The RNA shown here (transfer RNA) has 73 nucleotides and comes from a Myxococcales bacterium.
[in-house]
């Protein structure tokens, strides 16, 4: 230099015929216990890497940028 994959909650990740963003762990509160852990219930937490385009509507499709990973020379 070229090619491909990937970027979603604090962490690991699901969600691709385009239609209100989910789960597990962690965190907060409550129940339970003499107390702790475990268990049960509830809750908070996301500008879906960034910019633009298409569309009534984009995490999702298109283009560009950046980061990471792998391959080729």
């Nucleotide at each position: 230099g070229c090619c491909a994959a990937u970027a979603u909650a604090g962490c690991u990740u699901a969600g691709u015929u385009g239609g209100u963003a989910g789960a597990g762990c962690a965190c907060u509160c409550g129940c339970u216990u003499a107390g702790u852990a475990a268990g049960c219930g509830a809750g908070a937490g996301g500008u879906c890497a960034c910019g633009a385009g298409u569309u009534c509507g984009a995490a999702u499709c298109u283009c560009g940028u950046u980061g990471u990973u792998g391959g080729c020379u």
About this RNA
Its Rfam family is "tRNA".